[in-house]
RNA sequence: UCUUGAUAAAGGCAAACCCGGCGAAAGCCUGGGGCGCAAAACUAUGGGUCUACCGCCGCCCACGCGGCCAGGAUUGCCAGGUUGCCGAA
Repeated sequence: UCUUGAUAAAGGCAAACCCGGCGAAAGCCUGGGGCGCAAAACUAUGGGUCUACCGCCGCCCACGCGGCCAGGAUUGCCAGGUUGCCGAA
């Protein structure tokens, strides 16, 4: 240095849920909280999944309803890329 990850050490992040806020929604942000995580750090690059405002089509007198659709979301769904603490075997 690379691989690797232990009943190690120092630390880190923060699920569900709740308060407040943003958003059409999925979901996100702040505070609390702690399920867990050796990258649960960063990146929407590939795939998967979620939502459907707008748009298109159909029904309807209309309101509205149904279907399709990511450029929206998810990195704590999987993979790729980049970076990082320690050092038992």
Predicted 3D model of an 89-nucleotide RNA (c-di-GMP-I riboswitch aptamer) from an Anaerolineaceae bacterium. Taxonomically the source falls in Anaerolineaceae (Bacteria, Bacillati, Chloroflexota, Anaerolineales). It was read from a public genome assembly, where an Rfam model found it. The coordinates come from a structure-prediction model, not an experiment, and the mean pLDDT is 87.